Context: one part of a larger RNA
Formats: sequence, structure tokens, C1' cells
RNA sequence: CUGGGCAUAAAGCGCACGUAGGCGGCCUGUUAAGUCUGAUGUGAAAGCCCCCGGCUCAACCGGGGAACUGCAUCGGAAACUGGCAGGCUCGAGGACGGCAGGGGUAAGUGGAACUCCAGGUGGAACGGUGAAAUGUGUAGAUAUCUGGAGGAACACCGGUGGCGAAAGCGGCUUACUGGGCCGUCUCUGACGCUGAGGUGCGAAAGCUAGGGUAGCGAACGGGAUUAGAUACCCCGGUAGUCCUAGCCGUAAACGAUGGGCACUAGGCAAGGGGGGGGUUGGUUUCCCCUGCCGUGGCUAAUGUGUUAAGUGCCCCGCCUGGGGAGUACGGUCGCAAGGCUAAAACUC
Repeated sequence: CUGGGCAUAAAGCGCACGUAGGCGGCCUGUUAAGUCUGAUGUGAAAGCCCCCGGCUCAACCGGGGAACUGCAUCGGAAACUGGCAGGCUCGAGGACGGCAGGGGUAAGUGGAACUCCAGGUGGAACGGUGAAAUGUGUAGAUAUCUGGAGGAACACCGGUGGCGAAAGCGGCUUACUGGGCCGUCUCUGACGCUGAGGUGCGAAAGCUAGGGUAGCGAACGGGAUUAGAUACCCCGGUAGUCCUAGCCGUAAACGAUGGGCACUAGGCAAGGGGGGGGUUGGUUUCCCCUGCCGUGGCUAAUGUGUUAAGUGCCCCGCCUGGGGAGUACGGUCGCAAGGCUAAAACUC
């Protein structure tokens, strides 16, 4: 390379946009590059293969044939692919009319809880645990009431529910803004799919600068436990958690399942929208989405099963025994932490 694979055995890039490239709907005409066909030339000899012959056979040797799957030129075919021209509407997109939504950004705002501060009541405990102790408290704590301050998160609704490409998104209001679905079948007329590089987004932790800090809380201190206890439990508590600006670019970034299109039994349910009969109890049907069960099929099994892991086509990524190692070296990115790319010796 051929071939085989990627839910759980090695293997789907965290997600998207998109360049090159690859691939691409229906009809007509044309062209003849790919494709097919004929002829001619060439494709050295030897060798391989077939036939015949010479050494007593064979190896070996001689003769003939075939083959040399290729290339070039000329003639021809026009289904398919490509090119060119014209057309079409079902793919794709737009318009118009509706709809649902924690989609995003910014500003404002609300109540509960908590901590702190001030004051009132009160007078000995509180707190914490398996039990305790450290801790707090007669300088008046805990409890309770009133007032005030602050930061963070939004109980109930809340759902196997909704939205988003993923990360993710949840009090309320306003402004700006992205996407989706349904209906009409009105417009454009293949404008499409994928996507090496590239670019953007990307939880948490971490980093830089400035702010903020109620609660929680790595590190750290103390109390316990224990043989010990650098832990689990308890009392404290710094960074951090929050905001602004900028980095980082990772994850069990998971459905451990790349994207697109088409086809292939059903049943039940939730969410969004439309239609029919009907005329307000409900019923039936179409599209989209989210789940559960399940036939054939697939699978090593588990399972999956119109949301495929079934049947096909197109494009990309990735795998090739375990360890060494996602390491070294080099390159590149980063302030750093480190990220990305990525071996070998050796060993089983």
C1' cells in the first nucleotide's frame, strides 16, 4: 500500500465558522478531457509461460510462439464523469404572517437567608461531637426584638421540562441582539455537503493589574482520633470563590457514539406549532423537538434499534501489542504554570 476498524477492547479533534481540496439534484443540447472501441507504430535481447528439438535424462542449450497488461498517432462511440450553453424546482436560501424559550450582552431592581455594627429585653451558658476538646461568654455571649451596613446566591414554580454549536444558561424589569419551529407555497434558481491548514468560542483551577470580600474555604494554626494521623471529625483561617480588563486553552470538554443526506415495523409519553370533523367534554391528523419500550437487522456480549450502534453514499479526524511515554529532544505558543506537536534505546 491493500485490507480491517474507532459506544464499553487501541481509536471521533471540546465545539463551531470557513480557505484549498474532495464530493454533488432534475431535463435538453453541444463538446470529446476522463471512459470505451478499431487500426498502425513502438514496447531490444535474454528471462518467465506454451510447443518442438539437442546433449543417454535433467540442469543447461537451440528454434518457434505467446506475452510484454505500457506509450504515441489516426479513425470511431457518446451511456456515465468532466467542460460549455440553456432550462426546471423537490436540495439550499429569501419574503410574508405567527409562536415558544434559564440563548447572548448591558443597565436597573426585589425578597428570604447569612455575617457584622448600634440599641432594647435577658442573665449563664453557648457551640460542637460518636464522645469530647480547642473556640465564644458576667468587659453580658447564645436566644429574642428594632434599626442599619455588606457581599454572594436566587427556595417554591422546577419537570426523565425548555434554550444554545459546544462550553453552558434559572428572582424580577427594561433596552439591544443571535438562533429555532410552524403556516402561506410568494421569490431566487443548485446558490449545496464536508472541510487539510486557518480563525473564533471554550467549565473549573491557575496567572497579571485594579477593585471587592457576607458565606464557604486549598495552604496554614489549633482541638480530637490513632501505634502514628502531614487525613477523615471539630474550632479558626489566607489565597481563591465575586467584579473589570487581559492571559491560559485544559477536562470522565461523555451519548466515552464526527458532520451531512436518503431509506428501513410499531407502541406509549412530555414540549412547540398548524389543520379537519365538531361546537366546547373531548377526538383525529400533519410538521418540529425531547424521552421510554421494542420488531427485523446489527453486536463478542452488554446493548443499540427512524435521535441506529440497521442499510447505503459523500467529506473530515483518528487507531495499529503492554511498559518506556503523552515522556525526551527539536519546533511553536504562554508572564508563569504549562499547552500543542511527538520519538527512540531498553524491556515484557
Molecule: small-subunit ribosomal RNA, central domain
Organism: uncultured prokaryote